[in-house]
This record gives sequence, C1' cells and structure tokens, in this order.
RNA sequence: GGGCCCGUAGCUCAUCUGGUAGAGCAUCCCCCUUGCACGGGGAAGGUGGCAGGUUCGAGUCCUGUCGGGUCCA
Repeated sequence: GGGCCCGUAGCUCAUCUGGUAGAGCAUCCCCCUUGCACGGGGAAGGUGGCAGGUUCGAGUCCUGUCGGGUCCA
C1' cells in the first nucleotide's frame, strides 16, 4: 500500500430480504426475608464510530473517513 470482517445501552451481543431499535448481565425501585443472598415483577438507559448521498422512510443500501481484527504485498 491492497483485500475482507467488525464498530448498536455501562459490558457481551441480537435486529431474516429498508418500515416505531431489543435481549442477557450490571444499575435503580417494588415484592419475598428478621436481614442478606436466591427468586419474582417493574423502571431508567442508545444522535447505531464520524460525515455525506439515495429513499416517503436507513442500524440495514452507496461514497468518504476514523478505530480494531485478519490475510496478501
């Protein structure tokens, strides 16, 4: 220098061919307990790496760019 893959909640990851973004763990609240843990119920939490483009509509398609991984030179 070139090819490919990844970047989504605090963490680990989903989101089938474009149509209101979810799960588990963690956090907070409630129930349970004398109390803690376990267990049950609920809540909060995201400009989807960044910037553009296409579209009525983009996490998803296209371009550029940044970071990580991997292969080639």

The RNA shown here (transfer RNA) has 73 nucleotides and comes from Candidatus Spechtbacteria bacterium RIFCSPLOWO2_01_FULL_43_12. It matches the Rfam family "tRNA". Rfam links the family to the GO term triplet codon-amino acid adaptor activity. The family's RNA type in Rfam is transfer RNA. Its mean pLDDT, the model's own confidence on a scale to 100, is 83. NCBI's taxonomy places the organism under Bacteria, Bacteria candidate phyla, Candidatus Spechtiibacteriota.